Two RNAs folded together computationally: RNase P RNA and transfer RNA, 407 nucleotides in total.
[in-house]
RNA sequence: GUGGUCAGCUAGGCAAUCGCUUCAUUAAGUUGGAGAGGAAAGUCCGGGCUCCAUGGGACAGGAUGCUGGUUAACGACCAGGCGCAGUAAUGCGACAGAAAGUGCAACAGAAAGUAUACCGCCUGAAAGGGUAAGGGUGAAAAGGCAGGGUAAGAGCCUACCGCUUCUCCAGUGAUGGAGAAGGCAUUGUAAACCUCGUCCGGAGCAAGUUCAAGUAUGGGAAGUGUCCCGUCUCAGACAAUACUUCUCGGGUAGAACGCUAGAGUCGUCAGGUAACUGCCGACCAGGAUAGAUGAUUGCCGUUAUACAGAACCCGGCUUAUUGCUAGCCACAGUU
RNA sequence: GGAGGAUUAGCUCAGCGGGAGAGCGCCUGCCUUACAAGCAGGAUGUCAUAAGUUCAAUCCUUAUAUCCUCCA
Numbered sequence: 001g002u003g004g005u006c007a008g009c010u011a012g013g014c015a016a017u018c019g020c021u022u023c024a025u026u027a028a029g030u031u032g033g034a035g036a037g038g039a040a041a042g043u044c045c046g047g048g049c050u051c052c053a054u055g056g057g058a059c060a061g062g063a064u065g066c067u068g069g070u071u072a073a074c075g076a077c078c079a080g081g082c083g084c085a086g087u088a089a090u091g092c093g094a095c096a097g098a099a100a101g102u103g104c105a106a107c108a109g110a111a112a113g114u115a116u117a118c119c120g121c122c123u124g125a126a127a128g129g130g131u132a133a134g135g136g137u138g139a140a141a142a143g144g145c146a147g148g149g150u151a152a153g154a155g156c157c158u159a160c161c162g163c164u165u166c167u168c169c170a171g172u173g174a175u176g177g178a179g180a181a182g183g184c185a186u187u188g189u190a191a192a193c194c195u196c197g198u199c200c201g202g203a204g205c206a207a208g209u210u211c212a213a214g215u216a217u218g219g220g221a222a223g224u225g226u227c228c229c230g231u232c233u234c235a236g237a238c239a240a241u242a243c244u245u246c247u248c249g250g251g252u253a254g255a256a257c258g259c260u261a262g263a264g265u266c267g268u269c270a271g272g273u274a275a276c277u278g279c280c281g282a283c284c285a286g287g288a289u290a291g292a293u294g295a296u297u298g299c300c301g302u303u304a305u306a307c308a309g310a311a312c313c314c315g316g317c318u319u320a321u322u323g324c325u326a327g328c329c330a331c332a333g334u335u
Numbered sequence: 336g337g338a339g340g341a342u343u344a345g346c347u348c349a350g351c352g353g354g355a356g357a358g359c360g361c362c363u364g365c366c367u368u369a370c371a372a373g374c375a376g377g378a379u380g381u382c383a384u385a386a387g388u389u390c391a392a393u394c395c396u397u398a399u400a401u402c403c404u405c406c407a
Base pairs, nucleotide, nucleotide: 001331002330003329004328005327007325008324009323012300013299014298015297016296017295018294020035021034022033023032024031037307041318042317044316045315046314047313048312049204050203051202052201061200062199063198064197065196066080067079068078069077070076081095082093083092084091085090096195097194101193102192103189104188105187118135119134120131121130122129123128143161144160146158147157148156162184163182164181165180166179167178168177169176170175208257209256210255211254218248219247220246221245222244223243224242225241226240230238231237232236264283265282266281267280269278270277271276336406337405338404339403340402341401342400345359346358347357348356353390361377362376363375364374365373383399384398385397386396387395
């Protein structure tokens, strides 16, 4: 210097003039304070809050799935393990179970599971017998590689690797390392059905609460519960009453709350590898309801020309994007 | 705010993991005085995009883009 990778900050500031919304104040829009985001987006998740339901069980259904932590909680985050990609920095992982069972693996190939012998090799006069090393097909064919052995071969035998079982060491754990014994293997696939472990009530601010007003405190049908009372009847039915649902017809569309002081923001210190937690101190940053925050000028600023606008609030994920800074990796050159 | 669905040839649509198709349309030839019809042939595709699972993906899964329906 080029390319890659990972992380942080930023999204204009100050002053003046006019304009818009809201809160408090004032006789008076008088006088003051405040006025969109890092993603407000997507609506992918989790909650707070409100109303309803609720005896327990998880039948069903849904989500999740390595280990240990953080959190109000999560499918998020942090640290680690294993695997894959990459020269590396680093990134990604739907990462439990295939000896519980069922299903699927086209074509090719001799044969796709207790399998088979097409070519080949050995033996034999031939018929036949032995073989699964070699070749061929395929994503996958009864471990791999090197040697010995054999009629020719085969874990038939040996060393190394791989697999199963057991023991020891390190670690909270997932796992890693070492040793011994052993038959030489139980094909792959669960984002196929399934099994196992853990968790889960429903609906949502257009949730809901209160006040005011007023038509026709209207009409019809069905269901559920029932102390007392009434009627019939003999242990049921009717009536009455309360609640729920459907339908016909008419009136109203107003106001206040919920609505912003929070699992809040910032800072020092302490603990922790980190995510984060604790003590102390300071601060209060929009609440519209047909829906506000704009324009001009000057100066500063490595940008202010990007992506783009709150509607109950918060914690994450994903996507779009301006400018700047630092670390690490690779390559090339120079000193 | 909530619940679902779709994207395949120029157009309308099928396709339940193993060869991308049908109809209409387009092109060529035959037939006809000529056109249409008919007959015979042919071409047209990153299956919206990207990543993943698998030996193998239009199909299974996730994310993104665009469009449509319903409720309040």
It holds a member of the Rfam family "Bacterial RNase P class A". Rfam's curators write: Ribonuclease P (RNase P) is a ubiquitous endoribonuclease, found in archaea, bacteria and eukarya as well as chloroplasts and mitochondria. By type it is a ribozyme. Rfam links the family to the GO terms ribonuclease P activity, dimeric ribonuclease P complex and tRNA processing.